[in-house]
C1' cells in the first nucleotide's frame, strides 16, 4: 500500500503567484469561482494526534504549544446502501466510500 486503533455538526486568512475551475471518486443535488477557481509559495492563525510538563499505581486528568503532521466555505456540503418509523414530503440510526493521527509489517 495493505492492515489496526482513534476522530470527524466546534475551530481557524490574509498576501503574492497563477489564469478557469473546484467542493476525493462515480451519478444527482446544491454551492463557491474573473469582486480571481485549482495549484505554488509567504506570513498568520485553529485544534491539540503524535509531543512537552505536573498529578496518578494504572486507567485518566489538567496545563501548554518549541517540534513532527494535519487544518484555516458550507456536517466528510448533502443524498446513494441496510435498518427503524412514516400515506408520502421528509426523518432517526447504523455501514459503506472517503479524510487525518499514531502505530504495525
Nucleotide at each position: 500500500a495493505u492492515g489496526u486503533u482513534a476522530u470527524c455538526a466546534a475551530g481557524a486568512a490574509a498576501g503574492g503567484u497563477g489564469g478557469a475551475g473546484g467542493g476525493a471518486u462515480u451519478a444527482g443535488a446544491c454551492c463557491c469561482u474573473g469582486u480571481g477557481a485549482a495549484g505554488c509559495c509567504u506570513u498568520a492563525g485553529c485544534a491539540a494526534c503524535c509531543c512537552u510538563u505536573u498529578c496518578u499505581c494504572u486507567c485518566g486528568a489538567a496545563a501548554g504549544a518549541a517540534g513532527g503532521u494535519g487544518c484555516u466555505a458550507a456536517a466528510u456540503u448533502c443524498u446513494a446502501c441496510a435498518u427503524c418509523a412514516g400515506c408520502g414530503a421528509g426523518g432517526a440510526u447504523g455501514a459503506u466510500a472517503g479524510a487525518u493521527a499514531a502505530c504495525c509489517a
Predicted 3D model of a 105-nucleotide RNA (SAM riboswitch aptamer (S box leader)) from a Flavobacteriaceae bacterium. Its Rfam family is "SAM riboswitch aptamer (S box leader)". Gene Ontology term of the family: regulation of gene expression.